The RNA shown here (SAM riboswitch aptamer (S box leader)) has 100 nucleotides and comes from Lysinibacillus xylanilyticus. The sequence is in RNAcentral, with records from Ribocentre. Its mean pLDDT, the model's own confidence on a scale to 100, is 86. The source organism's lineage runs through Bacteria, Bacillota, Bacilli, Caryophanales and Lysinibacillus.

RNA sequence: UUCUUAUCAAGAGAAGCUGAGGGACUGGCCCUAUGAAGCUUCAGCAACCAACUUAUUGUCAGGUGCUAAAUCCAGAAGACCGUUGUGUCGAAGAUGAGAA
Numbered sequence: 001u002u003c004u005u006a007u008c009a010a011g012a013g014a015a016g017c018u019g020a021g022g023g024a025c026u027g028g029c030c031c032u033a034u035g036a037a038g039c040u041u042c043a044g045c046a047a048c049c050a051a052c053u054u055a056u057u058g059u060c061a062g063g064u065g066c067u068a069a070a071u072c073c074a075g076a077a078g079a080c081c082g083u084u085g086u087g088u089c090g091a092a093g094a095u096g097a098g099a100a
Stems, first nucleotide, its partner, number of pairs: 001100008013042005021031003025075004043067003048063002051059002071092001077088001079086002
């Protein structure tokens, strides 16, 4: 990097360095000098894997992951609705596990 598969409306941030962008992409809409992104430290959330187990809707933070907003909303298709809109299923994306 590609493929398979599961999940994605819950949850959880401070400090230091630094200094203008960030929220994947596009369109919206947001966040941001009352400090973006990044790095470091400390803290927290979470049971996917591992481990343990009384085998359980259990325990556990060891390996990952995460800590604005539903994956922030929509994107293709079709359903309902007079309209606004509502919900469905996909695509894309993210993360884990397995494989090549």
Rfam family: SAM riboswitch aptamer (S box leader). From the family's description: The SAM riboswitch is found upstream of a number of genes which code for proteins involved in methionine or cysteine biosynthesis in Gram-positive bacteria.